[in-house]
Molecule: SAM riboswitch aptamer (S box leader)
Organism: Planctomycetota bacterium
């Protein structure tokens, strides 16, 4: 780096250094010289892995300290994170609304417009495995 799985509306900032950018990409909209990114130090959040406890499941007789799943705990370990929903939108489906068209009406249609919702894609992080 490619692949698989899970999660992504919660939460958590100060100092030093630095000196103009940053929020992945495009658009929008924001943050920033009242100091951006980066680097250093300290602090914090969370609970993915690891750890602890309880319960459950599975292949062929049984069993287990092994495997998988669920719930809870802790925060001394490995990561991660600490503006705004992953800041919003991007591709597709559905729903109701408004405008438009057809119809005498009920109603129907497609286009436009925003809204709600579901999914996909992209991205981020962790874990697995190659």
């Nucleotide at each position: 780096g490619a692949c698989u799985c899970a999660u992504c509306a919660a939460g958590a900032c100060c100092g030093g250094u630095g000196g103009a950018g940053g929020g992945a990409u495009g658009g929008g909209c924001c943050c920033u010289u009242g100091g951006a990114a980066g680097c250093c130090g300290g602090g914090g959040c969370a609970a993915c892995c690891a750890c602890c406890a309880a319960g459950g499941c599975a292949a062929a007789c049984g069993g287990a300290u092994g495997g998988c799943c669920u719930u809870g705990g802790a925060g001394a370990g490995g990561u991660g994170c600490c503006a705004a929903a992953u800041c919003c939108c991007a591709c597709g489906g559905a729903g109701a609304g408004c405008a438009c068209u057809c119809c005498u009406u009920u109603g129907a249609g497609c286009u436009g417009u925003g809204c709600u919702u579901c999914g996909a894609g992209a991205g981020a992080u962790g874990a697995g495995g190659u």